Predicted 3D model of a 73-nucleotide RNA (transfer RNA) from a Candidatus Saccharimonadota bacterium.

[in-house]
RNA sequence: GCACCUUUAGCUCAGCUGGUAGAGCAGGCGGCUCUUAACCGCCGGGUCGUGGGUUCGAGUCCCACAGGGUGCA
Numbered sequence: 001g002c003a004c005c006u007u008u009a010g011c012u013c014a015g016c017u018g019g020u021a022g023a024g025c026a027g028g029c030g031g032c033u034c035u036u037a038a039c040c041g042c043c044g045g046g047u048c049g050u051g052g053g054u055u056c057g058a059g060u061c062c063c064a065c066a067g068g069g070u071g072c073a
Base pairs, nucleotide, nucleotide: 001072002071003070004069005068006067007066010025011024012023013022019056027043028042029041030040031039049065050064051063052062053061
């Protein structure tokens, strides 16, 4: 330098054919227990990397840029 993959909650990741974003863990509160842990229930938390474009509508499609990774030079 070129190609490909990846970027979504604090962390690890889902998200189908474009239709208003979820799980587990972590955190908070409660239950249980003499107490802790474990277990059970509930709750909060997201400019979906950034900027544009297409569309009635974009996490999803297109373009550019940025971070990370792999391969070839």
NCBI's taxonomy places the organism under Bacteria, Bacteria candidate phyla, Candidatus Saccharimonadota. Its Rfam family is "tRNA". The RNAcentral record of the sequence draws on ENA.